Predicted 3D model of a 146-nucleotide RNA (FMN riboswitch aptamer (RFN element)) from Secundilactobacillus collinoides DSM 20515 = JCM 1123. RNAcentral holds the sequence, with entries from Rfam and Ribocentre.
[in-house]
RNA sequence: AGAUUUCUUCGAGGCAGGGUGAAAUUCCCGACCGACGGUGACAACCGAGUGUACCUCUCAGGUUGAAGUCCGUAACCCGCGUUUUAGCGGUGGACCCAGUGCAAGUCUGGGACCGACAGUAAUAGUCUGGAUGGGAGAAGAAAAAU
Numbered sequence: 001a002g003a004u005u006u007c008u009u010c011g012a013g014g015c016a017g018g019g020u021g022a023a024a025u026u027c028c029c030g031a032c033c034g035a036c037g038g039u040g041a042c043a044a045c046c047g048a049g050u051g052u053a054c055c056u057c058u059c060a061g062g063u064u065g066a067a068g069u070c071c072g073u074a075a076c077c078c079g080c081g082u083u084u085u086a087g088c089g090g091u092g093g094a095c096c097c098a099g100u101g102c103a104a105g106u107c108u109g110g111g112a113c114c115g116a117c118a119g120u121a122a123u124a125g126u127c128u129g130g131a132u133g134g135g136a137g138a139a140g141a142a143a144a145a146u
Stems, first nucleotide, its partner, number of pairs: 001146001004143007017029003031126002033115002035073004042065005047059003068113002077090004095111005117129003
C1' cells in the first nucleotide's frame, strides 16, 4: 500500500400573494423545490512558461466545485420468495431553440417540461401518513489475506 470483513456517524427540498367555493396549500392565476454515484469544452485556486514585476496572455501538471429532464442507482409500486427479515426479478418522469465553437447531452442566453403510494369537507411534486422506517451512497475507525 491493500482484496475483504466488522463497527460508528451522516444520508431531501418546496405553494409567498391572490381568485372561485359550503368546503381546495389539492381546482384556477401565480409562487417555490431538485436525493446518490458517474461523465463533464466550464469556473475558482495552486503550479509552470513569457515577463524586472503586477495585470494580461499561454498550458506539462495538480486540487476543489459544477446536470431535476445525458448514463446509471435508490426510494415507491408489482411479482416470486420468506415465520419475519434478508434475497431475486420487473416496472420506473421530463428538453428544445439560439449563441459560441473543431465539437454542446453538460457552457451562455431564452423558452418549455417532469415529479411514487395512501389519505382529504374538493383533483396534491410542495399538506397529512406509512416513516423515530428504508435507502443509493458519504465520511471515519478497527482487523486483515496479500